[in-house]
Context: one part of a larger RNA
RNA sequence: UGACGGGGGCCCGCACAAGCAGUGGAGUAUGUGGUUUAAUUCGAGGCAACGCGAAGAACCUUACCAGGGCUUGACAUCUUCUGACCGGCAUAGAGAUAUGCCUUCUCUUCGGAGCAGAAAGACAGGUGGUGCAUGGUUGUCGUCAGCUCGUGUCGUGAGAUGUUGGGUUAAGUCCCGCAACGAGCGCAACCCUUGUUGCUAGUUGCCAUCAUUCAGUUGGGCACUCUAGCGAGACCGCCGGUGACAAAUCGGAGGAAGGUGAGGAUGACGUCAAAUCAUCAUGCCCCUUAUGUCCUGGGCUACACACGUACUACAAUGGUAUCAACAGAGGGCAGCUAAACCGCGAGGUCAAGCGAAUCCCUAAAUGAUAUCUCAGUUCGGAUUGCAGGCUGCAACUCGCCUGCAUGAAGUCGGAAUUGCUAGUAAUGGCAGGUCAGAAUACUGCCGUGAAUACGUUCCCGGGCCUUGUACA
Repeated sequence: UGACGGGGGCCCGCACAAGCAGUGGAGUAUGUGGUUUAAUUCGAGGCAACGCGAAGAACCUUACCAGGGCUUGACAUCUUCUGACCGGCAUAGAGAUAUGCCUUCUCUUCGGAGCAGAAAGACAGGUGGUGCAUGGUUGUCGUCAGCUCGUGUCGUGAGAUGUUGGGUUAAGUCCCGCAACGAGCGCAACCCUUGUUGCUAGUUGCCAUCAUUCAGUUGGGCACUCUAGCGAGACCGCCGGUGACAAAUCGGAGGAAGGUGAGGAUGACGUCAAAUCAUCAUGCCCCUUAUGUCCUGGGCUACACACGUACUACAAUGGUAUCAACAGAGGGCAGCUAAACCGCGAGGUCAAGCGAAUCCCUAAAUGAUAUCUCAGUUCGGAUUGCAGGCUGCAACUCGCCUGCAUGAAGUCGGAAUUGCUAGUAAUGGCAGGUCAGAAUACUGCCGUGAAUACGUUCCCGGGCCUUGUACA
């Protein structure tokens, strides 16, 4: 000087407390461990691994296994020779592939070039090892308020000072004081979204007035809504109290918004030999008729069990039936698909419009009425049987959906434990990416919409000062 302390002081955080909803019990989905297996590819491991890499494993993907093939190779450059190659058909085969038949060059400065085949070797290739050889990227402490430097001063020196102290702040934020004076990286602001409003613009958007219509449908209009560009607006600016005449803080007014208005992006010096050689790049080591590469089939989907994360429930604040209403944000041509018709339905047929403020995809909780009357039920939907639909060469291993039948556990969950302070929690649906098909996941969007916070004694984590130390 640090680190540590079941030392002290001050302070903060959904850390506790006050509340709300959960998890832990059930069924299922999914990840992991374990076990099994020819293989169940690999990685991730307290917080910070476990709906994680994977924004989507039937083939492909795919790295794993079995079998069948190739060996200058599936891919790149160079040398020599030959010629078309590609494509189509037939046969054999699980296919890769092999054989046969048909078809058969282009450009040119005439040197050659493109493409394919053959030969030989230089070489290719490796999702093989090492993340404890590395780059790059990322997680975490933590959006915590810290981490340092120059000059000066003090100290033999390591170092100290500044950065400590008195106040204050979300903040090393600011003020005052001070052997310090300044500065840098962080904080804040600048950026984006949102909340109010003015101006500009008025189609594909909108409709107050005037006509018109089943309908903003059409004429008309751009007031209003909205769209999207430029502005305004919030600064403790004003008033009062407190304070040290400061910084600031408390209350009030006005205001759409008040003390960082709300949310996002933004992550200092560093820590964990943290993660990743399987995104990529890369040193060294290893393989080279195989640890490379092609193909078919299988596996990654196994199942006594254990754990994590979710979904659905156990019902009456509910289930069922009929009727009625209201979004936002997105996506769409190998696409979104209206209307009509067929089907109980998944879906199918036919077929307008739309490369989209124009057309299409689009709510459910909710409301009204009726019924069920507390039961393993008209709760719950697992499981299983049968019959179908869709995608796709192909749904057996191993997809999703529909109808009929079946109707399991489950009556609110032990010890323990998680999230959340407001348009939040809880609850309801919708969209998107991935994607041929395949979400209870993920990323967004809007609807309905709470309770509670006395307080900082205690648990956890963190910041500053101080103290002890046989630790570095």
The part of an RNA shown here (small-subunit ribosomal RNA, 3' major domain) has 472 nucleotides and comes from Platanista gangetica. Its mean pLDDT, the model's own confidence on a scale to 100, is 83. The full RNA is in RNAcentral, with records from SILVA. It matches the Rfam family "Bacterial small subunit ribosomal RNA". NCBI's taxonomy places the organism under Eukaryota, Gnathostomata, Dipnotetrapodomorpha, Tetrapoda, Platanista.